Predicted 3D model of a 72-nucleotide RNA (transfer RNA) from a Candidatus Levyibacteriota bacterium. The coordinates come from a structure-prediction model, not an experiment, and the mean pLDDT is 81.
RNA sequence: GCGUCUGUAGCUCAGCGGUAGAGCGCUACUCUUAUAAAGUAGACGUCCUUGGUUCGAAUCCAAGCAGACGCA
Numbered sequence: 001g002c003g004u005c006u007g008u009a010g011c012u013c014a015g016c017g018g019u020a021g022a023g024c025g026c027u028a029c030u031c032u033u034a035u036a037a038a039g040u041a042g043a044c045g046u047c048c049u050u051g052g053u054u055c056g057a058a059u060c061c062a063a064g065c066a067g068a069c070g071c072a
Stems, first nucleotide, its partner, number of pairs: 001071007010024004018055001026042005048064005
């Protein structure tokens, strides 16, 4: 330099045009002598950035940024 893939909650990941979710973690409460486990409730997102398409974009398109892998 070229190509492919990845980027979504604190972490690991789903979601591929129509309300942004799960598990773990975090906070409060219940339970317990206490902790853990279990249960209930809750908080947390500019969906990497900018533009475009669309009635509507995390999702499609373009350019960029960051990372992984391959080729040279």
Source information: NCBI's taxonomy places the organism under Bacteria, Bacteria candidate phyla, Candidatus Levyibacteriota. Its Rfam family is "tRNA". By type it is a transfer RNA.